[in-house]
RNA sequence: UUCCGAAAAAGGCAAACCCAUCGUGAGAUGGGGACGCAAAGCCAAGGGUCUCUAAAUGAGAUAGCCGGUUGCCGCG
Numbered sequence: 001u002u003c004c005g006a007a008a009a010a011g012g013c014a015a016a017c018c019c020a021u022c023g024u025g026a027g028a029u030g031g032g033g034a035c036g037c038a039a040a041g042c043c044a045a046g047g048g049u050c051u052c053u054a055a056a057u058g059a060g061a062u063a064g065c066c067g068g069u070u071g072c073c074g075c076g
């Protein structure tokens, strides 16, 4: 440095559901709450999925689908 993730340390995130707010919606934010996560950090450029619209080549959502990128610890 790369691959990998057994046990552990330090620290972290937070699904469903509930409440409030925003949005036509997918969804988002805050609080509660933990199903899980070694990138569940960041990125909407690519594929996928989803929403709005009569429809779209339009406008959006999703990184906890794939992907890209950076990174903690460590048997190996």
Stems, first nucleotide, its partner, number of pairs: 003076001004074002012037002017032006035064001041069003046066002048062005
A computed fold for a 76-nucleotide RNA from an Actinomycetes bacterium, annotated as c-di-GMP-I riboswitch aptamer. The sequence was found by an Rfam model in a public genome assembly. The coordinates come from a structure-prediction model, not an experiment, and the mean pLDDT is 87. It matches the Rfam family "c-di-GMP-I riboswitch aptamer". Rfam describes the family as follows. GEMM was predicted in a large-scale screen for bacterial structured RNA regulatory elements. Its family is annotated with cyclic-di-GMP binding in the Gene Ontology.